[in-house]
RNA sequence: AGCUCAUCGAGAGGGACUGAGGGAACGGCCCGACGAAGUCCCGGCAACCGCCACGAGUCUCCGCCCCCGACCAGCCGGUCGGAUGCGGUUCGUGGAAACGGUGCUAAUUCCGGCCCGGCGCGAGAGACGCGACCGGGGAAGAUGAGGA
Numbered sequence: 001a002g003c004u005c006a007u008c009g010a011g012a013g014g015g016a017c018u019g020a021g022g023g024a025a026c027g028g029c030c031c032g033a034c035g036a037a038g039u040c041c042c043g044g045c046a047a048c049c050g051c052c053a054c055g056a057g058u059c060u061c062c063g064c065c066c067c068c069g070a071c072c073a074g075c076c077g078g079u080c081g082g083a084u085g086c087g088g089u090u091c092g093u094g095g096a097a098a099c100g101g102u103g104c105u106a107a108u109u110c111c112g113g114c115c116c117g118g119c120g121c122g123a124g125a126g127a128c129g130c131g132a133c134c135g136g137g138g139a140a141g142a143u144g145a146g147g148a
Base pairs, nucleotide, nucleotide: 003146004145005144006143007142008141013042014041015040016039017038021031022030023029026112027111028110043105044104045103048101049100051095052094053093054092055091056090061088062087063086064085067082068081069080070079071078072077109140114137115136116135117134118133119131120130121129122128
């Protein structure tokens, strides 16, 4: 870099250094010498993974205890198969945020583009065009988790 899944209308900033850009790209619209981006320090938010509790599901998969059967063995025992239970894996609900792995900390992912429906406007019924109007879907992007 690429793949799969989930989420994206909530939330949360000060200081130091430095000095002109930044909001992914494009079009808008914004932020910025009352200090952008970046680096460092100290906070904060949130709850994706991990953690804790409860519940469900499955014996597909893994581990273990007990039991049963077959076979091997002189004994201890071993191998294979079956069944029950427990734990893990899986799913759901809730919790904690003192500890771990990330993330985030202007504006809905700042808005839009492509498709569908509605609404409004245009002389405007239809067709057509336009609209930072409303709703749904998509594209792109971001973050996390997984896998290769």